RNA sequence: UAUACGGAUAGAGGCGCGAUUUUCAACAGUAUCAGGUUUCAGGCUGCCGAAGCCGCUCACUGCCUGUGAAAGGGGAAAUUGCCGAAGGGGGAUGCUGCGGUGGGUAUUCUUCUGGUUGCUUUGUGAAAAAUAACGCAACUGUCGUCAUAAAUUUAUGAUGGAGCGCUAUCCACACG
Numbered sequence: 001u002a003u004a005c006g007g008a009u010a011g012a013g014g015c016g017c018g019a020u021u022u023u024c025a026a027c028a029g030u031a032u033c034a035g036g037u038u039u040c041a042g043g044c045u046g047c048c049g050a051a052g053c054c055g056c057u058c059a060c061u062g063c064c065u066g067u068g069a070a071a072g073g074g075g076a077a078a079u080u081g082c083c084g085a086a087g088g089g090g091g092a093u094g095c096u097g098c099g100g101u102g103g104g105u106a107u108u109c110u111u112c113u114g115g116u117u118g119c120u121u122u123g124u125g126a127a128a129a130a131u132a133a134c135g136c137a138a139c140u141g142u143c144g145u146c147a148u149a150a151a152u153u154u155a156u157g158a159u160g161g162a163g164c165g166c167u168a169u170c171c172a173c174a175c176g
Base pairs, nucleotide, nucleotide: 001176006171007170008169009168010167011166014083016082017081018080019079020078021077022076023075024074033066034065035064036063037062042054043053044052045051046101047100048099049098086113087112088111089110090109091108092107093106094105095104096103114140115139116138117137118136119135121133122132123131124130142161143160144159145158146157147156148155149154150153
């Protein structure tokens, strides 16, 4: 003096990823409630058991009339946190009236995915919305390799990898 490894800071990809609020459509003339009628001894609490509640003063069910939502999910706008942003799979623990199971939710461990879009199938969903998973295809950012052309670093094409990545700056040091 320069550099591998390491640390810190700041950034990039783009219909980029989330969150909150407002509003709109839809959910839905559905659920609920009330009345009438029918029908009949069971019915309700996710499912099974237990326990409890309701029911011959007619519950449940079917039909008619009236009343009539909401949540989850979605579009738009605004604000905001960010670039493993975030999301998915599996496990553990806690809560969800008792036992089991399922679902939901919080925390945590581990694993996968660079990002976006479209399509088939399957699941969730009221849904022709949307979303999740596998698969396929395309576009795109990044780095590496090869080739070509200009000039010492870019452009084009092909191909491959993954975000514990990439770029820039700074710090510090082994080796040379």